[in-house]
This is a predicted structure of a 73-nucleotide RNA (transfer RNA) from a Bacteroidota bacterium. NCBI's taxonomy places the organism under Bacteria, Pseudomonadati, Bacteroidota. It matches the Rfam family "tRNA". Rfam classes the family as a transfer RNA. Its mean pLDDT, the model's own confidence on a scale to 100, is 82.
Formats: sequence, C1' cells, structure tokens
RNA sequence: GCGCUAGUAGUUCAGCGGCGAGAAUGUCUGGCUUCCAACCAGAAGGUCGUGGGUUCGAAUCCCACCUGGCGCU
Repeated sequence: GCGCUAGUAGUUCAGCGGCGAGAAUGUCUGGCUUCCAACCAGAAGGUCGUGGGUUCGAAUCCCACCUGGCGCU
C1' cells in the first nucleotide's frame, strides 16, 4: 500500500429498508429474608464509530474517513 472483517445500552451480542431500537448480564428501587445471596416486580441507561449520498422512509443500501482484528505484497 491492497483485500477481508468487526464497530449497536456499563459489558457480551441480536436486529439482512417501515412495529415508538431489543435480549442477556450488570446498575438502581421495591418485594421476599433476622441479614446477605438466590428469586420476583419495576426503572434508568443508546446522537446505532464519524461525515456525506440514495430513498417517502436507513442501524440496515452506496461513498469517504477513523479505530480494532486477520491476510497478501
């Protein structure tokens, strides 16, 4: 330098154009318990890596860039 791949909640990850972006786990509150753990109920938490483009509509398609991983020269 080139190619492939990944980037979504604190963490690990789903979501292959249209339900108000989700799950697990973690955090917080309440319940249960003598207390803790476990368990039950609820809540908060996201500019979907950045910037453009296409479209009535983009996490999803296209382009450029940034970061990590793998490979080639």